[in-house]
Context: one part of a larger RNA
RNA sequence: CUGGGCGUAAAGCGUACGUAGGUGGCUAGAUUAGUCGGAUGUGAAAGCCCUGGGCUCAACCUGGGAACUGCAUUCGAUACUGUCUGGCUAGAGUAUAGUAGAGGCAAGUGGAAUUCCGGGUGUAGCGGUGAAAUGCGUAGAUAUCCGGAGGAACACCAGUGGCGAAGGCGGCUUGCUGGACUAAUACUGACACUGAGGUACGAAAGCGUGGGGAGCAAACAGGAUUAGAUACCCUGGUAGUCCACGCCCUAAACGAUGUCAACUAGCCGUUGGAGGAAUUUAAUCCUUUAGUAGCGCAGCUAACGCAUUAAGUAGACCGCCUGGGGAGUACGGCCGCAAGGUUAAAACUC
Numbered sequence: 001c002u003g004g005g006c007g008u009a010a011a012g013c014g015u016a017c018g019u020a021g022g023u024g025g026c027u028a029g030a031u032u033a034g035u036c037g038g039a040u041g042u043g044a045a046a047g048c049c050c051u052g053g054g055c056u057c058a059a060c061c062u063g064g065g066a067a068c069u070g071c072a073u074u075c076g077a078u079a080c081u082g083u084c085u086g087g088c089u090a091g092a093g094u095a096u097a098g099u100a101g102a103g104g105c106a107a108g109u110g111g112a113a114u115u116c117c118g119g120g121u122g123u124a125g126c127g128g129u130g131a132a133a134u135g136c137g138u139a140g141a142u143a144u145c146c147g148g149a150g151g152a153a154c155a156c157c158a159g160u161g162g163c164g165a166a167g168g169c170g171g172c173u174u175g176c177u178g179g180a181c182u183a184a185u186a187c188u189g190a191c192a193c194u195g196a197g198g199u200a201c202g203a204a205a206g207c208g209u210g211g212g213g214a215g216c217a218a219a220c221a222g223g224a225u226u227a228g229a230u231a232c233c234c235u236g237g238u239a240g241u242c243c244a245c246g247c248c249c250u251a252a253a254c255g256a257u258g259u260c261a262a263c264u265a266g267c268c269g270u271u272g273g274a275g276g277a278a279u280u281u282a283a284u285c286c287u288u289u290a291g292u293a294g295c296g297c298a299g300c301u302a303a304c305g306c307a308u309u310a311a312g313u314a315g316a317c318c319g320c321c322u323g324g325g326g327a328g329u330a331c332g333g334c335c336g337c338a339a340g341g342u343u344a345a346a347a348c349u350c
Base pairs, nucleotide, nucleotide: 004321005320006319007304008303012318014201015200016199017198021194022193023192025088026087027086028085029084030083031082033081034080035077036076037075038074039073040072041071042070049065050064051063052062053061054060091191092188093187094186095185096184097182098181099180103177104176105175106174107173108172109171110154115149116148117147118146119145120144121143125136126135162169163168206247207246208245209244210243211242215241216240220236221235222234223233258317259316260315262313263312266295267294269292270291271290272289273288274287275286276285277284299306300305323350324349325348332343333342334341335340
């Protein structure tokens, strides 16, 4: 170097865009760079290998051959790859007409509920638990009615439903805006795939500045429980949770399954389209397409299981793994306000 792997044993970057690079549809011609064949030169000797000879044999010495898989020049071959010049439309994209959607951003707005405040009624309890107590209440609570304030979240609809690259997204209205799907035609003519570095996005918690603060609630305080109780339970309660701007960049960031395209039995549910049958419409049935679930054959798998949404069959490109611990640690670098993140060992030990 080749050979093996990555759902659960070690191993898919959290996700996307994209630079270099790698790879790349059908067809005609040219070229002959790669590729293939021949010839010539060279590839020192010794050694290795084959076959003879000489020391009594052997080691050792010695003759011949082969080999030296390479390089250069030259003559040919032209299928494939490359390059160049044309053409094509099945990949990719554009236009036209529609469809569905919690996709994103901004502004406005609605009702229920909790809490608090003011007022009315009303009186001795309320609250809480396994049982209690702390706590609240005759300065009138809890309960109930009316009015007001404020913040946060949006019951039902709601669905192995939808949308988004992922993180994620759910009251309603408006504005701006991204993507997907469907049908038929027209157009461009390989414009494609992947993607080291790079860039962007990236839950929650956390950080900075300024707001906001109803409920909840780390820390904290008290009451219980207990041998103890720095907990579980209860009463309170501050950061935080919310908003704006700027950082942080990590998760069991999970389908523990990288992206892309091809091929390979079926059955059944559901979402968005298109076409058709019958029918007054609707309901229904058939075909097809893009998603999303449940089964299941071949095949695969250590098994579990996967099975046209593959973990099957082959391909292109990237990432990653190589016994457990030490350790995702130390040191150094880079990034960060910090917290820390990222890259990433060794001694030693089993």